[in-house]
RNA sequence: GCAGCUCGGUAGAUGGUCGCUGGCGCGGUAAAACGCGUGAGAGGAAAGUCCGGGCAGUAUAGGACAAUGGCAGUCGCUAACGGCGACCGGGCGAGAGCCUAGGGAAAGUGCCACAGAAACGAAACUACCCCUUACGGGGCAAAGGUGAAACGAGUAGUGUAAGAGACUACAGCGCACCGUGGUGACACGACGCGGAGGUAAACCCUGCCUACUGCAAGGAGAGUCGCAUAUAAGGGCGGUCCGUCCGCGGCUCGAUAACCGCAAGAUGUGUCUGGCAACAGGCGUACUAGAUAGAUGACCAUCCACGACAGAACCCGGCUUAUCGCCGAGCUGCUACU
RNA sequence: GGCCUUAUCGUCUAACGGUUAGGACACAAGGUUCUCAUCCUUGCAAUCCGGGUUCGAUUCCCGGUAAGGUCACCA
Numbered sequence: 001g002c003a004g005c006u007c008g009g010u011a012g013a014u015g016g017u018c019g020c021u022g023g024c025g026c027g028g029u030a031a032a033a034c035g036c037g038u039g040a041g042a043g044g045a046a047a048g049u050c051c052g053g054g055c056a057g058u059a060u061a062g063g064a065c066a067a068u069g070g071c072a073g074u075c076g077c078u079a080a081c082g083g084c085g086a087c088c089g090g091g092c093g094a095g096a097g098c099c100u101a102g103g104g105a106a107a108g109u110g111c112c113a114c115a116g117a118a119a120c121g122a123a124a125c126u127a128c129c130c131c132u133u134a135c136g137g138g139g140c141a142a143a144g145g146u147g148a149a150a151c152g153a154g155u156a157g158u159g160u161a162a163g164a165g166a167c168u169a170c171a172g173c174g175c176a177c178c179g180u181g182g183u184g185a186c187a188c189g190a191c192g193c194g195g196a197g198g199u200a201a202a203c204c205c206u207g208c209c210u211a212c213u214g215c216a217a218g219g220a221g222a223g224u225c226g227c228a229u230a231u232a233a234g235g236g237c238g239g240u241c242c243g244u245c246c247g248c249g250g251c252u253c254g255a256u257a258a259c260c261g262c263a264a265g266a267u268g269u270g271u272c273u274g275g276c277a278a279c280a281g282g283c284g285u286a287c288u289a290g291a292u293a294g295a296u297g298a299c300c301a302u303c304c305a306c307g308a309c310a311g312a313a314c315c316c317g318g319c320u321u322a323u324c325g326c327c328g329a330g331c332u333g334c335u336a337c338u
Numbered sequence: 339g340g341c342c343u344u345a346u347c348g349u350c351u352a353a354c355g356g357u358u359a360g361g362a363c364a365c366a367a368g369g370u371u372c373u374c375a376u377c378c379u380u381g382c383a384a385u386c387c388g389g390g391u392u393c394g395a396u397u398c399c400c401g402g403u404a405a406g407g408u409c410a411c412c413a
Base pairs, nucleotide, nucleotide: 001334002333003332004331005330006329007328008327009326010325012303013302014301015300016299017298018297020041021040023038024037025036026035027034043309047320048319050318051317052316053315054314055214056213057212058211062242063241064240065239069209070208071207072206073087074086075085076084077083088102089100090099091098092097103205104204108203109202110199111198112197120152125144126143128139129138130137131136154170155169156168157167158166173194174193175192178189179188180187181186218260219259221253222252223251224250225249226248227247234246235245267286268285269284270283271282272281273280274279304307339412340411341407342406343405344404345403348363349362350361351360356393365381366380367379368378369377386402387401388400389399390398
C1' cells in the first nucleotide's frame, strides 16, 4: 500500500426571526382564562410488540396436584429472561475470526414418497459357489445396480466349494470403569466390552420454569328497589382440592368530565477498585419530555463530509428489524522498503 | 395505546410432510345454434417474503411484510 476481520463512537454545526407543549417566578382574576420573563423539550432504534421484569387489580395470590405453554452443552452475570459473557463440543475459513434450537434414537410408538430384490422385520434381483443333462434345489451376503439413506466395521491377512467380523492384527467409533488435569461441560491416557440406520423444529421420555388480566390496569363508587337475616345456602374473571374471602340481584347517577397513577429511576455520567469478560462495588456529579386530538416545527444566513432510517404515550432490561455516510481502536493475510 | 386474527390462481376455497398444489365461478379459444344464452371440449392462472429442520415444506420452527377486527375485543 492492497484485501479483509472484530469492537466502539457519531447521527449536520453556528447565529437570527416567528411559533408549539410542560415547569418556575411576577402580574392579572372571585377562581380561571390571559400577559411578561426565565429555563427545559424524542431515538439508536422512540418501531415490531418477540421475550423478561417492575407496577396495578383480580381473594394480603398462599400450599399440593394436574393441565397448558416454554426452555435445553458447562460455569458465571442479572431484579428476571428464551438475554449477555467466558469456556467446552461440532461445522466453515489460508488466517484474524464466524456460525451453532447443542438433553435423550442403547425406554416405547409412528414415518422413511418415487426408485429399488429389500427402507429396519430381515430378506435375496443380478452376480458368485455346490448338486443336477435340464427344469430346479441348496449355500453366501463380499461385489453390481436403485435411492437422501442399503443392514452400518476401514485396511491387510487367515479361512472357504464360493464367501462373510466367521476369525486374527492394526486403525477408528460408541459405552462402562480407572488414572491425571479442570469448579464444570470436557480433554488426555490405560484397560475391558460392544455392533447400535435416519428422524424428537413427529408423538414421546428426562430435567427446569410457568395463575390471569394490562395504565383503556387501577385510585372509585354512590343512591334506590327487590330477595335473604345464617356455624347455613349461595357466590368469586383460577383446572381441581385445601386454605381463605364475601350478603345477592336489578335500575339510575357519577361519566364519552377533571385529578392522581405520570416522570428520582434495577437512572445517566466521570473516576477508582475487583473480575479475561458480562457485571458488581465505592466516591463525586446531574435532574434530563410528560401530552390527552395529542408539543418538539417553519423560514433566513454562513460553513462542511451535503445529512439515512425514522417521532415518546406507564416505566425499565434485552432481542429482532430499518438505517446515507463519517471517525477511532485492535488484529489477520499478501506485497514492497528499511 | 393495548389485545387479537388472517394470508393458496382474478374471486371463493381444498390439500397425513411425498406424483405436475385439486375444485367451483370468472376469463380466453374451439364446438353446438340462423344468432345469443345454456351445454360440451381445451387452455390460462396461485402457496405474502427471507432463513432454518428434513432426503423432501402450502404444511413444522424462527424472523419480517401486508391486510383486517372497536356492533364477532378492551374506556
This is a predicted complex of two RNAs, RNase P RNA and transfer RNA, with 413 nucleotides together.
It holds a member of the Rfam family "Bacterial RNase P class A". Rfam classes the family as a ribozyme.
Its mean pLDDT, the model's own confidence on a scale to 100, is 77.